[in-house]
RNA sequence: UCCUUAUCAAGAGAGAUGGAGGGAAUAGGCCCUAUGAAGUCCGGCAACCGGUUAUAACACGGUGCUAAGUCCUACAGACGCAAUGUCGUCUGGAAGAUGAGGU
Numbered sequence: 001u002c003c004u005u006a007u008c009a010a011g012a013g014a015g016a017u018g019g020a021g022g023g024a025a026u027a028g029g030c031c032c033u034a035u036g037a038a039g040u041c042c043g044g045c046a047a048c049c050g051g052u053u054a055u056a057a058c059a060c061g062g063u064g065c066u067a068a069g070u071c072c073u074a075c076a077g078a079c080g081c082a083a084u085g086u087c088g089u090c091u092g093g094a095a096g097a098u099g100a101g102g103u
Stems, first nucleotide, its partner, number of pairs: 002102007013042001015041003021032003026074004043066003047063004051058002070095001075092006081085001
């Protein structure tokens, strides 16, 4: 890198540093941000694997996470309607994220 598979509506700081950006990619929205973004450190959470105990828990080891449902929509289908729409709701798909296994 690619493949398989499980999960994705919960949870988590008025800290330090840092200085302008950020919310995966493309497009369109919408939003966060100098009442300070990203990143880093500390703290926190507890999704998966392992461990201990014994099946509830512990955050000990390995990952992970810490605005908004994976922030929303892009494809397909069903349904709804004062409004037939660049409309709404739901389901599925695609893409993505995280773990585990494989290559």

The RNA shown here (SAM riboswitch aptamer (S box leader)) has 103 nucleotides.
The coordinates come from a structure-prediction model, not an experiment, and the mean pLDDT is 82.